[in-house]
C1' cells in the first nucleotide's frame, strides 16, 4: 500500500420518544434525548421506499442516505 476489523484508545455522529417551529402529507429543521454506527463522512436520484395527485400499474409532483449498488475522501491497528 491493499484487504479486514477488537469487549483496544482518541476524537466523532445520533435511531426510537418529548417539546418548538415549517409541511395537507410522506418528511424537515433547532434542542433534549441515545438504539445503534468504522465511514451513521461527502456525493450521488441508477435502483428501492414513502406521501399526494390522476390514471390503472404508467406518468407527474413532492420527501428518504440511519435502504442497495456506486463515486470521492478519511481516524485507529489487535487478530
Nucleotide at each position: 500500500u491493499u484487504a479486514c476489523g477488537a469487549u483496544a484508545a482518541u476524537a466523532g455522529c445520533a435511531a426510537a420518544c418529548c417539546c418548538g417551529u415549517c409541511g395537507a402529507a410522506a418528511g424537515a429543521c433547532g434542542g433534549g434525548g441515545g438504539c445503534g454506527c468504522a465511514a451513521a463522512g461527502c456525493u450521488a436520484a441508477g435502483a428501492c421506499c414513502c406521501g399526494c395527485u390522476a390514471u390503472g400499474u404508467c406518468a407527474g409532483c413532492g420527501g428518504g442516505g440511519g435502504u442497495c449498488a456506486g463515486g470521492c475522501u478519511g481516524c485507529c491497528g489487535a487478530a